[in-house]
Context: one part of a larger RNA
RNA sequence: AGCACACGGUGGAUGCCUUGGCAAUAGGAGCCGAAGAAGGACGUAGUAAUCUGCGAUAAGCCUCGGGGAGUUGAUAAACGAACCCUGAUCCGAGGAUUUCCGAAUGGGGAAACCCGGCUGGACUAGAUUCAGUCACCCUCACCUGAAUAUAUAGGGUGAGCGGAGGGAACGACGGGAAGUGAAACAUCUCAGUACCGUCAGGAAGAGAAAACAACAGUGAUUCCGUUAGUAGUGGCGAGCGAAAGCGGAAGAGGCUAAACCAGUCAUGUGUGAUAGCUGAUAGGCGUUGCAUGGCUGGGGUUGUGGGACUUUUCAGCAGCUCUAUCAGGCUGCAAGAGGAGGAACCAGGAUAGACGAACGACUUUGAACAGUCGGUCAUAGAGGGUGCGAACCCCGUAGUCGAAAUCUUGUCUACCCUCGAGAAGGAUCCCAAGUAGUACGGAACCCGUGAAAUUCUGUGCGAAUCUGCGAGGACCACCUCGUAAGCCUAAAUACUACCUAUUGACCGAUAGCGGACAAGUACCGUGAGGGAAAGGUGAAAAGUACCCCGGGAGGGGAGUGAAAUAGUACCUGAAACCGUGUGCUUACAAACCGUUGGAGCCAGCUAGUACUGGUGACAGCGUGCCUUUUGAAGAAUGAGCCUGAGAGUUAGUGAUACGUGGCGAGCUUAACCCGAGUGGGGAAGGCGUAGCGAAAGCGAGUCUGAAUAGGGCGAUUCAGUCGCGUGUCCUAGACCCGAAGCGAAGUGAUCUAUCCAUGGCCAGGUUGAAGCGCCGGUAAGACGGCGUGGAGGACCGAACUCACUUAGGUUGAAAACUGAGGAGAUGAGCUGUGGAUAGGGGUGAAAGGCCAAUCAAACUUCGUGAUAGCUGGUUCUCUCCGAAAUGCAUUUAGGUGCAGCGUCUUGUGUUUCUUCAUGGAGGUAGAGCUACUGGAUGGCCGAUGGGCCCUACAAGGUUACUGACGUCAGCCAAACUCCGAAUGCCAUGAAGUGAGAGCAAGGCAGUGAGACUGUGGGGGAUAAGCUUCAUAGUCGAAAGGGAAACAGCCCAGACCACCAACUAAGGCCCCCAAGCGUAUGCUAAGUGGGAAAGGAUGUGGAGUUGCAUAGACAACCAGGAGGUUGGCUUAGAAGCAGCCACCCUUGAAAGAGUGCGUAACAGCUCACUGGUCAAGUGAUUCCGCGCCGACAAUUUAGCGGGGCUCAAGCAUACCGCCGAAGUUGUGGCAUUUGUACAUUGCCCGGCCCUUUUGGGUCCAGGCGUGCAGAUGGGUAGGAGAGCGUCGUGUGGCGAGCGAAGCGGCGGGGUGACCCAGCCGUGGAUGCCACACGAGUGAGAAUUCAGGCAUGAGUAGCGAAAGCAGGGUGAGAAACCCUGCCCCCGAAAGACUAAGGGUUCCAGGGCCAGGCUAAUCCGCCCUGGGUAAGUCGGGACCUAAGGCGAGGCCGACAGGCGUAGUCGAUGGACAACGGGUUGAUAUUCCCGUACCGGCGAAGAACCGCCCAAACCAAACCAGUAAUGCUAAGAACAUGAAAUUGGUGUGAUCUCUUCGGAGUGACCACUGGUGGAGCGUUCGACCCUACGCUGGCACGGUUAACGUAUUAACAGGUGUGACGCAGGAAGGUAGCCUCCGCGGGGCGAUGGUUGUCCCCGUUUAAGGAUGUAGGGCGAGUGAUAGGCAAAUCCGUCACUCAUAUGCCUGAGAUCUGAUGAUGAGUCCGCAAGGACGAAGUGGGUGAUCCUAAGCUGCCAAGAAAAGCAUCGACGUGAGGUUCCAGCCGCCCGUACCCUAAACCAACUCAGGUAGUCAGGUAGAGAAUACUAAGGGGAUC
Repeated sequence: AGCACACGGUGGAUGCCUUGGCAAUAGGAGCCGAAGAAGGACGUAGUAAUCUGCGAUAAGCCUCGGGGAGUUGAUAAACGAACCCUGAUCCGAGGAUUUCCGAAUGGGGAAACCCGGCUGGACUAGAUUCAGUCACCCUCACCUGAAUAUAUAGGGUGAGCGGAGGGAACGACGGGAAGUGAAACAUCUCAGUACCGUCAGGAAGAGAAAACAACAGUGAUUCCGUUAGUAGUGGCGAGCGAAAGCGGAAGAGGCUAAACCAGUCAUGUGUGAUAGCUGAUAGGCGUUGCAUGGCUGGGGUUGUGGGACUUUUCAGCAGCUCUAUCAGGCUGCAAGAGGAGGAACCAGGAUAGACGAACGACUUUGAACAGUCGGUCAUAGAGGGUGCGAACCCCGUAGUCGAAAUCUUGUCUACCCUCGAGAAGGAUCCCAAGUAGUACGGAACCCGUGAAAUUCUGUGCGAAUCUGCGAGGACCACCUCGUAAGCCUAAAUACUACCUAUUGACCGAUAGCGGACAAGUACCGUGAGGGAAAGGUGAAAAGUACCCCGGGAGGGGAGUGAAAUAGUACCUGAAACCGUGUGCUUACAAACCGUUGGAGCCAGCUAGUACUGGUGACAGCGUGCCUUUUGAAGAAUGAGCCUGAGAGUUAGUGAUACGUGGCGAGCUUAACCCGAGUGGGGAAGGCGUAGCGAAAGCGAGUCUGAAUAGGGCGAUUCAGUCGCGUGUCCUAGACCCGAAGCGAAGUGAUCUAUCCAUGGCCAGGUUGAAGCGCCGGUAAGACGGCGUGGAGGACCGAACUCACUUAGGUUGAAAACUGAGGAGAUGAGCUGUGGAUAGGGGUGAAAGGCCAAUCAAACUUCGUGAUAGCUGGUUCUCUCCGAAAUGCAUUUAGGUGCAGCGUCUUGUGUUUCUUCAUGGAGGUAGAGCUACUGGAUGGCCGAUGGGCCCUACAAGGUUACUGACGUCAGCCAAACUCCGAAUGCCAUGAAGUGAGAGCAAGGCAGUGAGACUGUGGGGGAUAAGCUUCAUAGUCGAAAGGGAAACAGCCCAGACCACCAACUAAGGCCCCCAAGCGUAUGCUAAGUGGGAAAGGAUGUGGAGUUGCAUAGACAACCAGGAGGUUGGCUUAGAAGCAGCCACCCUUGAAAGAGUGCGUAACAGCUCACUGGUCAAGUGAUUCCGCGCCGACAAUUUAGCGGGGCUCAAGCAUACCGCCGAAGUUGUGGCAUUUGUACAUUGCCCGGCCCUUUUGGGUCCAGGCGUGCAGAUGGGUAGGAGAGCGUCGUGUGGCGAGCGAAGCGGCGGGGUGACCCAGCCGUGGAUGCCACACGAGUGAGAAUUCAGGCAUGAGUAGCGAAAGCAGGGUGAGAAACCCUGCCCCCGAAAGACUAAGGGUUCCAGGGCCAGGCUAAUCCGCCCUGGGUAAGUCGGGACCUAAGGCGAGGCCGACAGGCGUAGUCGAUGGACAACGGGUUGAUAUUCCCGUACCGGCGAAGAACCGCCCAAACCAAACCAGUAAUGCUAAGAACAUGAAAUUGGUGUGAUCUCUUCGGAGUGACCACUGGUGGAGCGUUCGACCCUACGCUGGCACGGUUAACGUAUUAACAGGUGUGACGCAGGAAGGUAGCCUCCGCGGGGCGAUGGUUGUCCCCGUUUAAGGAUGUAGGGCGAGUGAUAGGCAAAUCCGUCACUCAUAUGCCUGAGAUCUGAUGAUGAGUCCGCAAGGACGAAGUGGGUGAUCCUAAGCUGCCAAGAAAAGCAUCGACGUGAGGUUCCAGCCGCCCGUACCCUAAACCAACUCAGGUAGUCAGGUAGAGAAUACUAAGGGGAUC
């Protein structure tokens, strides 16, 4: 270390449970709100927090009921204090109170805050405080009132339970997508859906026919069923899709407008009684008439048209109608009818409640509700609780009662409201107007513009009135139906946020709502928005007293309890993972870790050497799972491990097939009704019974057709239909997970881009433009020089901004930084605060950059479960069969359709297949080509043509030139064939087989990527493990044996078992089963056991041909000569550089020379010849086996290894054996076929009996048994049979003497699995049989959630200096104190704004946080802390910008904007010094001031009074601009009537039927005519705020206030503004010496000195008014400043230039006889007391003078405030000084270059402004340092 067992830890599965959910049923209820809602904030109890309740009357107050003993809500106790039978707490009903926000409403606003006006009250006035009231719009009433006379607009007052806002779904209306589908896409679809908006109700909407229909009828609307997926519509694609009618639910009808009458008002007009007052008669009255219009009342409401109108019939009483009589009319009452109106009583119900039967004992147990025995109740055996299963213990349940108050339903009806019913007439009148209709443009209807009716609508045109008008699917005629352009209307219908009761073959803590628990919480995000985890002790806390160890945490005893391994980490307590102990094994041994065999050791039980268990030395065989693939051990995908979750479902009562059941030529209901329910009704409708045709239609036929022909489709009979179940399909998300994207509505400019407004910042140094001055120069200039001057997108360089280089970092310190350098740094600069621009949009010095770490279209939610021909995943078992990777088509090629191939059912039954025989068709392989077409080699012949010679021409000669035809020989062809097989194919016959053969119909598929090998081809290179066809096989989907290993090769097809046998391929020396078998040869190369061209005297065999005893071949000895150095060439060339020739002689033989060699010769050789020797020696061809050719990388490594040589290699022949899951043998299982059996049981059918369950008999089939045959590899896939899980029903059975679950043992089944049984744990539920129903089975989805590993005790511990002593403490590197050292010091110091929000301070603590420890802390607990008239903000102002009464625009929502109102980053505005706390100070205290208000007494001053002068309202009188019309005048238009013409042509007459004549009415047009209407002019009278005159109130004043008449905000001034620059004066600060005050005199030599150290400080305010800066004054006139002005402006005149006026730092005096102050003294400390000096000099700012001055061009906020001017109002008193009094709300702690803010962190990053010591230095650079701070959490 492995395996096993035992015991633990961790963890929280499983089982059981449920307080919570989910889905429904029945009933109720269906709005709340200015009388302040919904929803919140903040408070509220004696005690902190959260929830609940409540609201300053605050877990509550009052009244009325109920109820009857305890109570003060919950977590959640404890303490304290109370209440209660004189009725508490609690429950119900009705009241009271109800802070602040919110429509929010007095104004404002950053919701829960700030600031007001008026009236009244409290307190002495005021301040303060309380109560009420004050928004806008609309309606009504009244008042007032412009341009403009009347009037209107406008304004004001009052009244209104008027409106506003909220709400889950349902409803109506206005707008209105896209993903998607159409396999693309545009019409279309999705869909009028999602979404947005407006508005309403408990329902809404619709609704009483200008309707349907069809020659018959119905009779408002709505909803359900059906019609019907029909008629239709439709790129006639995808799809969309009615209506009438019929059956039901419910049921209900009414009111106006108009005609007409009456009254009243207005206008016009007429008359002066003749008209009128209902009619008649008589009387009486006296402006009563007519026309038009408005208003009111009556009347009237319909389509067999109605009404008005006229006439008429019927019906009581009273009153009125000028009077009397009569008639008539009107009103009221009575009677009756109706109502959708309605009080009281009564009855029922809701909101609290009340009564309510019946049990004991024993046993077991911790406990009885269990068991046993014996009882009881039941109109109650629903349910829950009680220490376990309870009708009888408790609460309840069945049943029966009950309401002061409020609400509700019903009957009846007091009351209220409404109403008379007919007939006739047909003259007149009425019957809904910018409407109907129509043209064009759209939309809705089934209807997409179509032949398009109907409905709605934008624009234009534009009728009729019953003899009218509309509709009936273009349109016309006829006929029929209806009566538009006004309104109301219950029920049946839709929905459920809410209340009550009940239910579940719904869930049970990863489930069920997101949420069983502090859940829309924690947390994330700027925001819209997103959004968790987390249940269980026990019956009862009885929650462990006490002891021991320990600082504690924790543990050990003891105790409680039935149990503590039930101990607040708590029921059960699985697995991963981590351990401890014991047994066996393991240190020469390689690998999917098993399996088969098996020694040894250990243990158990035993009578046993038997058996069982643990381990497993050694040996044989053996490359995980899934997916995707032709093919995976694959180095192709996926999974770290475990546990739990996780995917073919549901609906339509759709389609189809099968199974099964009911009925059957029929079957069946739907909605709905009755009923508690099983059920009973309900025939509308559907399918079937008849077909044919395009249809009319006909019909066992029909269509076509001239046809009775022919032909097509049918019939000659037939089974359907409705349930249930299963398979599949369609429509829906449709098996699950997965996009990038599209659209709608919103949220974002705290990041960033640009812009707007208002503020701030830029050390220091350098250069030296223009201008100016002077000098020179010139005729004058120009120009030059010297100064002065201080310009610049100038220069150098810090802060600041940026980001070029390089290094680091890269699981960082940091999701962009650090170090070192770099660029700009007065400018197009940088930056703060507030604001603007928003998604097909913004912004962009432009990079497709940026718009919150997101950008070629942000983010969030929704449509949405978008779609995905794509990838992945898809969960138990067994049995039977079993593919495909092909053809055609395809915007098709990885998809799909049809066919092919599979399976199941039914039918048919040898039709299939094999072999043989016979008969056929064919043009391949081969072959051939003088047999065609075409190609192609050589020889012979040689035409033709060319060259050369010859040639006057003609002719001729010659030719290694070309070469036809012909001939001879040899060839080639997929698209050549005179020929031509084998195989295959077709047909017939016979035989065999008869099988999971064939064929047909139907249900259900899968496949349509194929691979290799052999053969025949194409492409390629006769390359490819290449590609593409054909054919066969195998793999695919196939295991076994062989080929070492090796899908496709060879052999062979696995149902299971066997320690049986025979074979195949292949083997037989060992590994390794079987022959080192037999015979004959070959090979020497380890060839065998890799390879070519080519090469070789390897070797064996078979041939052919030379030489050779006349002596060959080889070897040795000798010769190898002469002409001649052949000629030429050459410097030379002599056999041997080269060219030409290559003869002759001698001889046995010898080349004008085969090689070596020389400068050339020489020299050595060879060929050739002789001799010696002695028998074979050469050349060449073919065959077998060998050799060379033969070089790569870890290691032999090209037999599988050892090894093999007459073989263990090769060749030939032969005999044996081995060898597989093949075959055989034995046994068994399943499927299938055949046969036999018994007829027993069941089912069905026929017949008979029977009232029925039933009985008898017969036939066929299935289940059963026996025998026999055959079959049983299997992916996709088809079919069948089962196992298990959860729940329901019925019937049973267990369980505290121990259920489920969990951990094991043992046993059974072919398997999924099960239990005859046993042990432990556990402590309350479980199981069986038969049916039924599913959220029903997990190993994989880069799955989800949780837990636990691995990496790993590894990386890291985030810039940096500590050390020592002491203290505290259980414990100290880090805490505290002290000393030394070190760091920062334009900060790492100090103060503020933003932001944060208690982090501040004190005491205590150390579980978590702190990257270590911690006694410490920005951590935890407890307590404390922030004090303002003057600081900041509000009670003041305005900028950018926001909102915005009225208003304008816009489908809605809303947008813009005036008055106005908000809005600082700006303007205005009054306090300083010191002290004090643990923590605050310009806030408290001391001292000294200032601002505003009030203000006694006193003082001063101005007025009122008086006088005088001037002006002069209103009123009266006069004048009279202007304005109206009359008589009348002018102009224009032109009705009735009448008279002509033209056209159509009713009626009548005639007719030859064609027409002719007549000519009504109508239309058009001309003349006469002059009604009526209109326009203009036109006096008197009256008349202006004008003018004139008279009378005369009054005004002109101090002071204060105001913006109202007029007016755009009274006028005017000031407030009031840029950038740059230099110089001056001064100050803060600093330094120093002299002086002064105080102290010191030395660790070790010196130091009383020109020694050393420290200090030498003081504000605001008041007084003064310096340096500097600026400056005209007065008078008169005045048409401008919207009125006025003494003001401003303008003009004129006079005087005047600094002795004046205004401003203004600083200094000086005061403030200050104060404060502070080095130091000294007292005190243990905390603390307290005393307290000196206080003058010169130097330097010197970026601060002040100064918003100044100078220069420049880019020309540089507004308002309040302040001053002044008039106007108006108040006003007889008022102003100033002063004691004294008063002065509101909010912030104020602490951090603030950071450990407290923004960055997820105690993060090397980021963060605006102020102060700015010393030495050196130009400097805020840099270095060192002061004050002060720090040593950075290993």
A computed fold for a 1834-nucleotide part of an RNA from a Microbacteriaceae bacterium, annotated as large-subunit ribosomal RNA, half A. RNAcentral holds the full RNA, with entries from ENA.